[in-house]
Parts: sequence; structure tokens; C1' cells
RNA sequence: UAUCCAGAGAGGCGGAGGGAUCGGCCCGAUGAUGCCUCGGCAACCAGAAUCAGUACCACGAUUCAUGGUGCCAAUUCCGACAGAGGAUCUGGAAGAUA
Repeated sequence: UAUCCAGAGAGGCGGAGGGAUCGGCCCGAUGAUGCCUCGGCAACCAGAAUCAGUACCACGAUUCAUGGUGCCAAUUCCGACAGAGGAUCUGGAAGAUA
């Protein structure tokens, strides 16, 4: 600086809290959170292919999903601060990822 209303779960270990913080609301002994294995999603980085300009490189678009990250309850679960407004909307903050 940009993005965050899309998408994607089985098995094993283990045994109490977990969802970043606070409040709410949820998940959890019908075993959550976490760790491991496998699988998957996506297309951020690298790589490959095609196309246009082009002498080459670099650069652009599209595709692939080979390698490296990331991700696979709930919109980042909702709110938090400010403004409008009337029970909602807009913008931001914080966080996560690149």
C1' cells in the first nucleotide's frame, strides 16, 4: 500500500475450553480449540503455455495448478471509533493475508 459478503473436510492423537482483545452471540465430552496425515479451495509469489506489440530482454492479457506461502464453522461471526439516521447505512479503527 492492497484485499477481507465467493470458495474448500475426512481420518488419527489428545482431553478442556475455544472463536486475536472487550461486550454480545455462537462452537464444544455426540470430543471443540490445537497437533499430525491425507484431501480440498484459491490463484499471492515462483514456474509453464497461448496471444498482442516486439530483433531479444523486460513489460501486458488469458489459461494451467508444477513448486512455495495462505486458507478450509458462522461476512474478519456481529459490534467497538466517527458521521448520518433510526434499530439501519456509510466510512474508519484493530486484526489477518499479500
A computed fold for a 98-nucleotide RNA from a soil metagenome, annotated as SAM riboswitch aptamer (S box leader). The coordinates come from a structure-prediction model, not an experiment, and the mean pLDDT is 79. Rfam family: SAM riboswitch aptamer (S box leader). About the family: The SAM riboswitch is found upstream of a number of genes which code for proteins involved in methionine or cysteine biosynthesis in Gram-positive bacteria. RNAcentral holds the sequence, with entries from MGnify.